[in-house]
Context: one part of a larger RNA
RNA sequence: CUGGGCGUAAAGCGUGCGUAGGCGGCUUUUUAAGUUGGAUGUGAAAGCCCCGGGCUCAACCUGGGAACUGCAUCCAAAACUGGAAGGCUUGAGUGCGAGAGAGGAGUGUGGAAUUUCCUGUGUAGCGGUGAAAUGCGUAGAUAUAGGAAGGAACACCAGUGGCGAAGGCGACACUCUGGCUUGACACUGACGCUGAGGUACGAAAGCGUGGGGAGCAAACAGGAUUAGAUACCCUGGUAGUCCACGCCGUAAACGAUGUCUACUAGUUGUCGGUGGUCUUGUACUGCUGGUAACGCAGCUAACGCGAUAAGUAGACCGCCUGGGGAGUACGGCCGCAAGGUUAAAACUC
Numbered sequence: 001c002u003g004g005g006c007g008u009a010a011a012g013c014g015u016g017c018g019u020a021g022g023c024g025g026c027u028u029u030u031u032a033a034g035u036u037g038g039a040u041g042u043g044a045a046a047g048c049c050c051c052g053g054g055c056u057c058a059a060c061c062u063g064g065g066a067a068c069u070g071c072a073u074c075c076a077a078a079a080c081u082g083g084a085a086g087g088c089u090u091g092a093g094u095g096c097g098a099g100a101g102a103g104g105a106g107u108g109u110g111g112a113a114u115u116u117c118c119u120g121u122g123u124a125g126c127g128g129u130g131a132a133a134u135g136c137g138u139a140g141a142u143a144u145a146g147g148a149a150g151g152a153a154c155a156c157c158a159g160u161g162g163c164g165a166a167g168g169c170g171a172c173a174c175u176c177u178g179g180c181u182u183g184a185c186a187c188u189g190a191c192g193c194u195g196a197g198g199u200a201c202g203a204a205a206g207c208g209u210g211g212g213g214a215g216c217a218a219a220c221a222g223g224a225u226u227a228g229a230u231a232c233c234c235u236g237g238u239a240g241u242c243c244a245c246g247c248c249g250u251a252a253a254c255g256a257u258g259u260c261u262a263c264u265a266g267u268u269g270u271c272g273g274u275g276g277u278c279u280u281g282u283a284c285u286g287c288u289g290g291u292a293a294c295g296c297a298g299c300u301a302a303c304g305c306g307a308u309a310a311g312u313a314g315a316c317c318g319c320c321u322g323g324g325g326a327g328u329a330c331g332g333c334c335g336c337a338a339g340g341u342u343a344a345a346a347c348u349c
Base pairs, nucleotide, nucleotide: 004320005319006318007303008302012317014201015200016199017198021194022193023192025088026087027086028085029084030083031082033081034080035077036076037075038074039073040072041071042070049065050064051063052062053061054060091191092188093187094186095185096183097182098181099180103177104176105175106174107173108172109171110154115149116148117147118146119145120144121143125136126135162169163168206247207246208245209244210243211242215241216240220236221235222234223233258316259315260314261313262312263311266294267293268292269291270290271289272288273287274286275285276284277283278281298305299304322349323348324347331342332341333340334339
C1' cells in the first nucleotide's frame, strides 16, 4: 500500500465552531477537462508467449508473428462527473403566531439547619465507639428558651422528568441573553454535509494575586485497634472547598458507541407542541419533536443491539495493527509550576 476493523477483544479526538480539502438535490441549454470509440505516429534490439528451422535430442542458436495493457496528435459521441448560462422547491435558511425548560450571565431577596457569641432557666455530666480513650464540662458544659453574627448549601416539589454541543445546570424575584419545539402561510433559492491544520468551551484537583472562611476536610497531632497500623474507627485540625480576576486542559470527560442523511414489523410508558371526533369526558383517535422499557427481521464471537441500531446503505473526519519496555526517553511546542501534548528504540516473552 491492498485489506480487515474500532459498545465489552487493540481502536471514536472530552465537545462545538470553522479554513483548506473531499463529497453534494430536481431540471433545461451549452462545453468537451475527466469518460468512451476510431484513426495515425511512436512504444529500439534482446528476453517472455505462439508457429517454424539448425546443432543426432536438449540446453543453446536462429526466422516469422503476437505482445509491448503506454504516450502524443487528430476525428467522433455526449449518458455520467466537472466547467459556463438559466430555471425549480423537496435539502438548508428567514419572517409571522404560539409554547416548554435546574440553558447561560449579572443584581437583589428569603427560610430551615450547622457553628460561634450574648442573655435567661438548670445541674453533673456531655460526647464518642464494637468496646473505649483522647476531647469538652462546677471558671457551669450537654439540654432548653430568646437574641445577634457569619459563611455555605438550597429539604419537600423531584420524576429511567426537563434544558444544554459537551463539561454541566436545582430556593425565589428582576434585568440581559443563547438554543429548541410547534402551527398555518409568505419569502430566499442548494445558500448544504463533513472537516486535516486552526480556534473556542471544557468536572474535580492544582497554581498566581487579593478577599472570605460556617460546615466539611488532604497534610498534621492525639486516642484506639493491631504482632506492627505511617490505615480502616474516634477527638481535633491547616491548605482546600466559597468569591473576583488570571492560568492549567486533564477524567471510567462513558452510551466505554464520531458527525450528517436516507430506508427497514410492531407494543407500552412518559415530557413538550398541535389537529380531528362525538356521547364534552380523568374520553377516543391522528400528526410531530424528545426521553425510556420490550420486541420482528437483520446484525453480533457471545453478551446483547434492535427507527435514539451495534440493521441496510452513502458522505467526510479521527483512530487500531501481539504483550511488556511505555503513553516512557530524547527533541519540539505549551505552562509560573505541577505537568500537558506530540512520541520512539534497544532489549525481552

This is a predicted structure of a 349-nucleotide part of an RNA (small-subunit ribosomal RNA, central domain) from an uncultured bacterium. The full RNA is in RNAcentral, with records from ENA and SILVA. Its mean pLDDT, the model's own confidence on a scale to 100, is 89.